[in-house]
């Protein structure tokens, strides 16, 4: 340089056909046990990488930037 993937909670990923942003684990507070783990019950944690556009409405469509991977010269 050129193509292609991926960017979403603290870490691992989902989000169908654009219509209130979720799941495991951890995290936190109850319960349960003499006490821990383990198990159940809840709560907290988000500028959906980042500018623009298209729409009544965009994680989700379109143009761009950056970042990481893969690939080719």
């Nucleotide at each position: 340089g050129c193509u292609g993937a991926u960017a979403u909670a603290g870490c691992a990923c989902a989000g169908g056909u654009g219509g209130u942003a979720g799941u495991g684990c951890g995290u936190c507070g109850c319960a349960u046990u003499g006490g821990u783990a383990a198990u159940g019950c809840g709560g907290a944690g988000g500028u959906c990488u980042c500018g623009g556009g298209u729409c009544c409405g965009a994680g989700u469509c379109c143009c761009g930037a950056u970042a990481u991977c893969a690939g080719c010269u």
A computed fold for a 73-nucleotide RNA from a Lachnospiraceae bacterium, annotated as transfer RNA. Its mean pLDDT, the model's own confidence on a scale to 100, is 82. It matches the Rfam family "tRNA". It is annotated as a transfer RNA. Taxonomically the source falls in Lachnospiraceae (Bacteria, Bacillati, Bacillota, Lachnospirales).